A computed fold for a 417-nucleotide RNA from a Thermoanaerobaculia bacterium, annotated as Bacterial RNase P class A.
Model confidence (mean pLDDT): 75 of 100.
C1' cells in the first nucleotide's frame, strides 16, 4: 500500500416562532415539565401477569427439541469447547442422537442398487479350422464346460485403499501401511483426543422417510381482568286503577249503572287472568375508572470469570395515550455527492533543458527549472442529499430493513529500510 476476517458504536447537532399527546399549578388567560427505537417492526421463540380448566398418579396420542459443559427467571437464545466440511489464511457453516430394533425407498443408466451379481473383459481344460514346423510343438480364429472380479463400462453411490508378494488368471489369499471392528491404558467434568495390543474385515447410503430412545410442552391473551354505571327495551315484587255516563277538552272531587274465569241459584265476599299506571329489586349495553408502567430497569465504578454473565457499592427516574401526540417553517454549523475558482501542496514522472560529481569512455549518480499525472492531502464559493422505521400490558431473545460514517483486533500478499 492492496486484497480480505472478526467485533463494537453512532444514528445528524443547535436556536427562534408556530403546533400537538401527557403531567403538575391556576377561577381562567396561561405557565411550568416530561414525549420513540436499534431495530420501536415480523409476532418466530421463551417468560412475567391475569382469567378458565385440572384430586393424584400412570398409559396412549400429537408436537417441539436433540454433540459435550456452562450461563439465565426461561428459552428453540447466549458463551466456551469437541467432531465434521469449507478456504493458503484470520475465519465461515453445520436439525450434529440411534441405520448390527423393525419396515419402506434408492429415479436414469447399468450385467448388479443390498439373500449380491457378470456386459466387454482375464484364464485353464477341451474340440473344429487355418497357417507354420527344427515333427517336441508353436502361433491365429471359433465354439463348449469350467474359474476370475484385476482392468473396461454405467452411476449421486458397486461390498476397503495403495502398494508389493502370489496366482493359470485373480482374489485379504498373504504382508506393509492406511481405513474398520473390539480390547486396555493415558488425558480431559464431558463431547471427545492420543497411544498400545488384537481381528482380515463381518458392517452401502437415505430418520427435514416411518420409526427407536431422550427431555419438555393444559389453553386463551390488556379486546386478559376487576370495578362504578344511563336512556330505552325486556324480566321479578308490590300498590292503585280498569269500562260507559251526569259533561265538548284538562285535572281532582263525588254520584249512577258495570269486563273474563273459579269458588255460588243470583247477589254480596273471596281468588285468579289480562290491561294500565306508579314503585322497588336483579342483570346487560353506551360510558366512565382501573390494570398502566419502578421494571428478571437504566448510569457510573469496584471485584469475580477466558467468555456468556454474576457479585457489591453510589446515582437516577426516562411516553403512557386509546384510534392514537412526538411535527413544521427558517437559520446557523458538521457530514457525504456533483461542479466551478484549469486554486494550492505533498508525490510521481521510460519527457526536455542547464549545472556538478564519478568514470579512459560509452555511459551512469544528483540537484535545479520547465512539462505531463482521471491516483493521494487540502482551501474557498455554488447547487443537491442526510437511511430504515415508529410505541399501544411489559419484559429477555431471534430475524429482517437501514444513506452515510467512526474504532479496536487479526489474516493473506506486495514493496521499502
Nucleotide at each position: 500500500c492492496g486484497a480480505g476476517c472478526g467485533g463494537g458504536c453512532c444514528a445528524c447537532g443547535u436556536g427562534a416562532u408556530c403546533g400537538u399527546c401527557c403531567c403538575g399549578a391556576g377561577a381562567a388567560a396561561u405557565c411550568g415539565g416530561g414525549g420513540a427505537g436499534g431495530a420501536a417492526a415480523g409476532u418466530c421463540c421463551g417468560a412475567a401477569c391475569u382469567c378458565c380448566a385440572u384430586a393424584c398418579g400412570g398409559g396412549c396420542g400429537g408436537c417441539a427439541u436433540g454433540c459435550c459443559g456452562g450461563g439465565u427467571a426461561a428459552c428453540g437464545c447466549c458463551c466456551g469447547g469437541u467432531c465434521g466440511c469449507g478456504g493458503c489464511g484470520a475465519c465461515g457453516c453445520g436439525a450434529a442422537g440411534g441405520a448390527a430394533a423393525g419396515u419402506g425407498c434408492c429415479a436414469c443408466a447399468g450385467a448388479a442398487a443390498a439373500c449380491a451379481a457378470a456386459c466387454c473383459g482375464c484364464c485353464c481344460u477341451u474340440c473344429g479350422c487355418u497357417c507354420u514346423c527344427u515333427c517336441g510343438g508353436g502361433a491365429g480364429c471359433g465354439g463348449a464346460c469350467g474359474g476370475c472380479a484385476a482392468g473396461g463400462g454405467u452411476g449421486a453411490a458397486a461390498c476397503g485403499g495403495u502398494g508389493c508378494g502370489g496366482u493359470a488368471a485373480g482374489a485379504g489369499c498373504g504382508c506393509a501401511c492406511c481405513g474398520c471392528c473390539c480390547c486396555g491404558g493415558c488425558g480431559g467434568c464431558a463431547a471427545c483426543g492420543c497411544c498400545g495390543g488384537g481381528g482380515g474385515c463381518a458392517c452401502g447410503g437415505u430418520a427435514a422417510a416411518c420409526c427407536c430412545c431422550a427431555u419438555g410442552c393444559g389453553g386463551a391473551g390488556c379486546a386478559a381482568g376487576g370495578c362504578c354505571a344511563a336512556a330505552u327495551a325486556g324480566g321479578g315484587a308490590g300498590a292503585c286503577a280498569g269500562c260507559g255516563g251526569g259533561c265538548g277538552c284538562c285535572c281532582g272531587u263525588c254520584c249512577c249503572g258495570u269486563u273474563c274465569c273459579g269458588c255460588u241459584u243470583c247477589g254480596c265476599g273471596c281468588g285468579g287472568a289480562c290491561u294500565g299506571u306508579c314503585u322497588c329489586c336483579g342483570g346487560g349495553u353506551c360510558g366512565g375508572c382501573u390494570g398502566c408502567u419502578u421494571g428478571a430497569g437504566c448510569c457510573c465504578g469496584a471485584g469475580g470469570g477466558c467468555g456468556a454473565c454474576c457479585u457489591c457499592g453510589g446515582g437516577c427516574c426516562c411516553a403512557g395515550a386509546g384510534g392514537a401526540a412526538u411535527g413544521a417553517u427558517c437559520g446557523c454549523g458538521a457530514c457525504c455527492c456533483g461542479g466551478g475558482c484549469c486554486g494550492g501542496g505533498a508525490g510521481g514522472u521510460u519527457c526536455g533543458g542547464a549545472g556538478a560529481c564519478c568514470g579512459a569512455g560509452a555511459g551512469g549518480u544528483u540537484u535545479c527549472c520547465g512539462g505531463c499525472c482521471a491516483g493521494c492531502c487540502u482551501g474557498c464559493c455554488c447547487g443537491g442529499g442526510c437511511a430504515c422505521a415508529g410505541g399501544a400490558u411489559u419484559c429477555g431473545g431471534c430475524u429482517u430493513a437501514c444513506a452515510g460514517g467512526c474504532c479496536c483486533g487479526c489474516u493473506c500478499g506486495g514493496g521499502c529500510u

The model forms 97% of the base pairs in the Rfam consensus. The gene name in the source record is rnpB.